This is a predicted structure of an 87-nucleotide RNA (Glycine riboswitch aptamer) from uncultured Marmoricola sp.
Model confidence (mean pLDDT): 77 of 100.

[in-house]
């Protein structure tokens, strides 16, 4: 790499539009489907610092579970850095 098994955080927010049921002339409900909007998360990916490694030293190089949150994510699921196991 493969495959099994473990794996954290933050919204079951507001709104709007479709669908579905409900009772009805308009409402009300949906762990359905999508836009929007605020608020939040950090562990795919990316960016910034840099303790460290490499080197005789320096330069190149490598680098964090700090950091920014651009992407990504905010019930379950599935995704997931990263760990064990076996091939």
């Nucleotide at each position: 790499g493969u495959g099994c098994g473990g794996g954290a955080g933050a919204g079951u927010c507001u709104u709007c539009g479709g669908c579905g049921c409900c009772c009805c002339a308009g409402g009300g409900c949906g762990a359905c489907c999508g836009g929007a909007g605020c608020g939040c998360c950090g562990a795919a990916g990316g960016g910034g610092c840099a303790a460290g490694c490499c080197c005789u030293c320096c330069c190149c190089g490598c680098a964090a579970c700090c950091u920014c949150u651009c992407a990504g994510g905010c019930u379950c699921a599935a995704g997931g850095a990263c760990c064990g196991c076996a091939c």
It matches the Rfam family "Glycine riboswitch aptamer". Its family is annotated with glycine biosynthetic process in the Gene Ontology.